About this RNA:
This is a predicted structure of a 74-nucleotide RNA (transfer RNA) from an uncultured Clostridia bacterium. The sequence was found in a public genome assembly. The prediction has a mean pLDDT of 80. Rfam family: tRNA. Rfam links the family to the GO term triplet codon-amino acid adaptor activity. From the family's description: Transfer RNA (tRNA) molecules are approximately 80 nucleotides in length.
[in-house]
RNA sequence: CGGGGUGUGGCUCAGUUUGGUAGAGCGCGUGGUUCGGGACCACGAGGUCGCAAGUUCAAAUCUUGUCACUCCGA
Numbered sequence: 001c002g003g004g005g006u007g008u009g010g011c012u013c014a015g016u017u018u019g020g021u022a023g024a025g026c027g028c029g030u031g032g033u034u035c036g037g038g039a040c041c042a043c044g045a046g047g048u049c050g051c052a053a054g055u056u057c058a059a060a061u062c063u064u065g066u067c068a069c070u071c072c073g074a
Base pairs, nucleotide, nucleotide: 001073002072003071004070005069006068007067010026011025012024013023020057028044029043030042031041032040050066051065052064053063054062
């Protein structure tokens, strides 16, 4: 320098096929249970989807640029 992959709550990931309310598990908080803890049960907080722009009534999803990590090639 050229090409591919990945980026979504604190962590690990799904959701992209076919654009239409942002989700799960673990973790965290409160309450119940217990002498207490753990386990279990109920409820709750937490992310405008790496960043910017564009298309659209509507974008995590489509288009363009860009950043970080990673793989292959030169």